[in-house]
Molecule: c-di-AMP riboswitch aptamer (ydaO/yuaA leader)
Organism: uncultured Acidobacteriia bacterium
This record gives sequence, C1' cells and structure tokens, in this order.
RNA sequence: AUUAAGAAUAUGCCGAGCCCCUCCCGGGGGCGGGGGAACCAAUUUUCCGGGGCGCAUCCGGCGCCGGAACGGCCACGCAGCCGUUGAACGCCGGUAGGGUACUUUCAAGCCCGAGCCCGUCAGCUCACCUCGCAGGCCAAAUUGACAGCCGCU
Repeated sequence: AUUAAGAAUAUGCCGAGCCCCUCCCGGGGGCGGGGGAACCAAUUUUCCGGGGCGCAUCCGGCGCCGGAACGGCCACGCAGCCGUUGAACGCCGGUAGGGUACUUUCAAGCCCGAGCCCGUCAGCUCACCUCGCAGGCCAAAUUGACAGCCGCU
C1' cells in the first nucleotide's frame, strides 16, 4: 500500500413504534391500529369458512405426493398397458407493491417482495370502547438532473 474478515461508532437508516415529567408506581402530549349507529353499500354468504397487521399480492414451470386415487383397454381373476390427478412442501423464473441517508419529482442502478395474529366473528361508521410505541440494519450511506431548504465563506 492492497484485499478480506471481525469489532465498534447512533451522524444515521427501515418502521406508527417518539418527546417531556416522575416518588420509576405511573402520568401528560404525539403518532399508529382494531371494534363500533343512522345514511350509504351489499342482496349475498355461511367448510370451498371468514377476517386483521404489514410493501410483502398474484402467475407460470419443475420436483414431491405417486409402491397412491380415479378412468379406460385386456381378462374368470391376478398381472400388464395407457391417461388424468388437488392441497401442502421444496426450488426456479417473473409480478402488483415497497426501500435506497436534507426534501419533492424524474431517470438509471442495487435490494425486499417475509412473517404474524383473531378464532366461526367483524362492510362503511358519530358518540363510545380498545390495543401498540417493537424489532432490525451500516464502512459507507448508489448515482445523475431541475427546483427547494439548511449551513459555511
């Protein structure tokens, strides 16, 4: 000096998931979600259950299931041959949608496109009732353009 890995850093980033007070029990604001009339909507749906949070929906292919099930041919029967086959699970490719560091918009690039909950039940919805304020990430925050804003000179 270069490359790779690890640790740390809260200036920050994703997200509603923050601020203040406190005798640390809790309280005051703020942000976010659910339930819940009339009117409107729906006139249907109830095991093919239904619904909620979230960007995370939908489509196709292959595998598995399959030593299975069903149908056809042959046949007394066994056996044999041919065809079809859902869900779940696994993988591969797309996709609605979402993120990308002062902000909006446009463009390109790079990523995500999960998971969880209610429990037979919920359209919207005033009053009213109720719940959450978590979790995770980084050596560079990807770059360019117009405009705006902030700081310094």